[in-house]
RNA sequence: GUAGAGGCUGCGGCAAUCAUCAGUAGCAUUUCAGAUGAGCUCCCGCUCGGAUGAAGAAAUGUAAAAGGGAAAGCCGCCGAAGCUGAUCGGUUUGGGAGAGCCGUGAUGCUGGGACUCAGGUUAAGAGCCUGAGGACUGUCAUCUUUAGUAAAAGAUGGAGUGCUAC
Numbered sequence: 001g002u003a004g005a006g007g008c009u010g011c012g013g014c015a016a017u018c019a020u021c022a023g024u025a026g027c028a029u030u031u032c033a034g035a036u037g038a039g040c041u042c043c044c045g046c047u048c049g050g051a052u053g054a055a056g057a058a059a060u061g062u063a064a065a066a067g068g069g070a071a072a073g074c075c076g077c078c079g080a081a082g083c084u085g086a087u088c089g090g091u092u093u094g095g096g097a098g099a100g101c102c103g104u105g106a107u108g109c110u111g112g113g114a115c116u117c118a119g120g121u122u123a124a125g126a127g128c129c130u131g132a133g134g135a136c137u138g139u140c141a142u143c144u145u146u147a148g149u150a151a152a153a154g155a156u157g158g159a160g161u162g163c164u165a166c
Base pairs, nucleotide, nucleotide: 001166002165003164004163007078010077011076012075013074014073017070018069026062027061028060029059030058031057032056036049037048038047039046040098041097042096043095044094081110082109083108088103089102090101091100092099111137112136115133116132117131118130119129120128121127139158140157141156142155143154144153145152146151
């Protein structure tokens, strides 16, 4: 450098459909109410709405969407991928500060999947993410046994920048 293996629950991605989100947000009307409300938060400024009724509360009517999910199928693969998130760029109104969102992705951690518990995210007892636990499993090393190399079984330990073949 090339090609492979772990698994019948390997990893990630994908359009449509369906359920959930939710009878929720929003909108309209009525009643109470009686002066502020909106443009992400604060300051300055600007604009828009408001006694022809702001904010707020209740009732009635109408009524979503995004994200996340589902089994099968298809696609790319075996640091597949996940987490962390330095640096840089863009954006959320005009300026300043903050916070959020999108992209970039240095560094560091994790062999793999499941189960239990705790935490985070979320509308959510779903799903996803993180940590811990004791087992399982693949791989390599060391030791022991069987039976003479190999091979098989057992014990202990390590990590994917690994392991096997060329």

Predicted 3D model of a 166-nucleotide RNA (Lysine riboswitch aptamer) from uncultured Eubacterium sp. The sequence is in RNAcentral, with records from MGnify. The coordinates come from a structure-prediction model, not an experiment, and the mean pLDDT is 81. Of the family's consensus pairs, 100% are formed in the model. Taxonomically the source falls in Eubacterium (Bacteria, Clostridia, Eubacteriales, Eubacteriaceae).